[in-house]
């Protein structure tokens, strides 16, 4: 490289709650843990979900694929 252990050290936190924020999907902080071995980072392709202007609109990387990065170290 590949792989992911009933391993060890770190790591992230869903629902729900509070505060702010936005028309709203949502999104920041805070509590808080269902989970995550890329639950890190990009909205290119596909999905989903908002719309006051329905379009050169917006949201979502914890839905997939694609791209770039990256901690540990059994067995294969």
């Nucleotide at each position: 490289c590949u792989c992911g252990a009933a391993a060890a050290a770190g790591g992230c936190a869903a629902a729900c709650c509070g505060u702010g924020u936005g028309a709203a999907a949502g999104c920041a902080c805070g509590g808080g843990a269902c989970g995550c071995a890329a639950a890190g980072u990009c909205a290119a392709g596909a999905g989903u979900c908002c719309c006051u202007c329905a379009g050169u609109g917006g949201a979502u990387a914890g839905u997939c694929u694609g791209a770039c990065u990256a901690c540990c170290g059994a067995a294969c």
The prediction has a mean pLDDT of 88. c-di-GMP-I-GGC riboswitch aptamer from Neptuniibacter sp. CAU 1671, 76 nucleotides, folded computationally. The sequence was found by an Rfam model in a public genome assembly. Of the family's consensus pairs, 95% are formed in the model. The source organism's lineage runs through Bacteria, Gammaproteobacteria, Oceanospirillales, Oceanospirillaceae and Neptuniibacter. It matches the Rfam family "c-di-GMP-I-GGC riboswitch aptamer". Gene Ontology term of the family: cyclic-di-GMP binding.